[in-house]
Background
Predicted 3D model of a 77-nucleotide RNA (transfer RNA) from Planctomycetes bacterium DG_23. The sequence is in RNAcentral, with records from ENA and MGnify. The coordinates come from a structure-prediction model, not an experiment, and the mean pLDDT is 82. Rfam family: tRNA. By type it is a transfer RNA.
RNA sequence: GGGCGAUUAGCUCAGGCUGGGAGAGCGCUUGCCUUACAAGCAAGAGGUCAGUGGUUCAAAUCCACUAUCGCCCACCA
Numbered sequence: 001g002g003g004c005g006a007u008u009a010g011c012u013c014a015g016g017c018u019g020g021g022a023g024a025g026c027g028c029u030u031g032c033c034u035u036a037c038a039a040g041c042a043a044g045a046g047g048u049c050a051g052u053g054g055u056u057c058a059a060a061u062c063c064a065c066u067a068u069c070g071c072c073c074a075c076c077a
Base pairs, nucleotide, nucleotide: 001073002072003071004070005069006068007067010026011025012024013023020057028044029043030042031041032040050066051065052064053063054062
């Protein structure tokens, strides 16, 4: 220098192909249960979907660029 992949809740990830409701598990909070704790049950909080711009009635999703991380190839000596 070239190519590819990843970035979504505190953590691990799905969803992206085929544009329209942002989700799961764990964790956290509250309540029930218990003498109490754990487990279990019920409810809830928590996200500018890495960033900027573009396309569109509408973007996590499509396009361009940028950033970070990882893999492969090439170059140099």